[in-house]
RNA sequence: ACUGAAACAGGGCAAAUCCCGCGAAAGCGGGAGACGCAAAGUCAUCGGUCUACCGGGUCAGGCAAUGCCUGACCCCACGACGGCAGGACUGCCAGA
Numbered sequence: 001a002c003u004g005a006a007a008c009a010g011g012g013c014a015a016a017u018c019c020c021g022c023g024a025a026a027g028c029g030g031g032a033g034a035c036g037c038a039a040a041g042u043c044a045u046c047g048g049u050c051u052a053c054c055g056g057g058u059c060a061g062g063c064a065a066u067g068c069c070u071g072a073c074c075c076c077a078c079g080a081c082g083g084c085a086g087g088a089c090u091g092c093c094a095g096a
């Protein structure tokens, strides 16, 4: 440097769910807990998926009415997901 997850050794991570906290939400952090994972370690301007505060539009209603307010629907990432997957970097054991 390459290959492997068959085995050995040391082990590692932690899904769903529950509790607490943050967030508009997706989701994230901590604790408990293990579905699973040979990278389920790190990385978010390659794709994909999720959310829609704010913003824009439409409809309906209301008002002190060239506008504003309320509700519903649609669009929208500057938000999120690395346990969706591509890619990059790094790591344990073993092999010829």
Stems, first nucleotide, its partner, number of pairs: 002095003012037002017032006035083001041089003047084001048081003055075009

Predicted 3D model of a 96-nucleotide RNA (c-di-GMP-I riboswitch aptamer) from Noviherbaspirillum pedocola.
Rfam family: c-di-GMP-I riboswitch aptamer. About the family: GEMM was predicted in a large-scale screen for bacterial structured RNA regulatory elements.
Its mean pLDDT, the model's own confidence on a scale to 100, is 80.